[in-house]
């Protein structure tokens, strides 16, 4: 860039000492009943592997059955490795929309923007 996800899920350990919730405002929250940060410990299953089922190539000269490979199919499984993540929806806020409303506003779709992971 480009794709897919983003409403779950995950410690009352240790260390360490004020801050922290990506960025800048703005709200709003955590925080000395101890914040970042580092270790340890968990989650999750993107990539990894495992099967099973479909499909398609091919072994061969028609279909099947065997076999062997491959797969932007499905369904199950595993976590040793690469990453990630481990308050609150990506904590909320921006545009467009739609409902419901006298309005303030609520609930919702899409879009931006981000954040990971593949490429």
């Nucleotide at each position: 860039c480009u794709u897919a996800u983003c409403a779950g899920g995950a410690g009352a350990g240790g260390u360490g000492g004020a801050g922290g919730g990506a960025u800048c405002c703005g709200g709003c929250c955590c925080u000395u009943u101890g914040a970042a940060g580092c270790c340890c410990g968990g989650c999750a299953a993107c990539c990894u592997c495992c099967c099973c089922a479909c499909g398609c190539u091919g072994g061969a000269a028609a279909c099947g059955c065997c076999c062997a490979g491959c797969g932007c199919u499905g369904a199950g499984g595993a976590a040793c490795g690469g990453u990630g993540c481990c308050a609150a929806u990506u904590c909320c806020g921006c545009u467009c929309u739609g409902a419901c409303g006298c309005a303030a506003g609520u609930c919702g779709g899409a879009g931006a923007a981000g954040a990971u992971g593949a490429g």
Predicted 3D model of a 119-nucleotide RNA (SAM riboswitch aptamer (S box leader)) from a soil metagenome. Rfam family: SAM riboswitch aptamer (S box leader). Its family is annotated with regulation of gene expression in the Gene Ontology.